[in-house]
Description:
This is a predicted structure of a 116-nucleotide RNA (Guanidine-I riboswitch aptamer) from Xanthobacteraceae bacterium 501b. The model forms 100% of the base pairs in the Rfam consensus. Model confidence (mean pLDDT): 76 of 100. The sequence was found by an Rfam model in a public genome assembly. The source organism's lineage runs through Bacteria, Pseudomonadati, Pseudomonadota, Hyphomicrobiales and Xanthobacteraceae.

This record gives sequence, structure tokens and C1' cells, in this order.
RNA sequence: CGCAAAUGUCCCUAGGGUUCCGGUGCCGUGACGCUGUCGCGGUGCGCUGGUCCGAGAGGGGCAGCCGGGCACGCCUGAAAGGGCCCGGUCCACGGCGGGACAAAAGCCCGGGAGGC
Repeated sequence: CGCAAAUGUCCCUAGGGUUCCGGUGCCGUGACGCUGUCGCGGUGCGCUGGUCCGAGAGGGGCAGCCGGGCACGCCUGAAAGGGCCCGGUCCACGGCGGGACAAAAGCCCGGGAGGC
């Protein structure tokens, strides 16, 4: 100094927090069948729950792309074309910090910096 490309999208998971729902502690208050139970209001707790967020380096589907096969169609011939089927789409250590939504994160910056 160089280090290209390594697709898109959806569903899910590891993981993540706390808007909303649920749970639960405390305070106030009301009712009742009153050692308590239930309702309402306030406040706290992420709490093995639901909703929610969610992976380049987790899983799957579909599309795309690449290769092969089959038949079709076209042509003097070749190439170009779409259809169906099969296969492939590898590899991948990684901060600090910052950003969004209520908030956080394996989300986004980011296959970045760095390291090899």
C1' cells in the first nucleotide's frame, strides 16, 4: 500500500428491554359474607407470562443469481428465450463509543475501527 464480491425479503430462535396487557409489593380509599377478600386511585418491581424489538458471523421459507438435466419454441446453423426438475449460493475473530423506538439488545452505524 492492497484486501473486491459474498443478494433481497418474510417467518422464527438465541438474546433484549418495559410502552401496553397481565403478575406482584407498598400507600390511600370504598364495599363486603371483615385474622381477610374484592374494586378503584397512586407508586415501586422485569417479574421464567402475553404484546413488542431481534441476528453478516443462528435456523427455515420464498424470490434472485450460478451450474446441470428434460421437454418446448425459434433458426440455414449457432446464439439469444421462457417452462419444469435437481444441485449450489462458501467463509466469517471483533471492540469502545454513538443512534432509534417506551426501553434495551447478538437491532442500526457494522462483514465498520482493530486484529489475523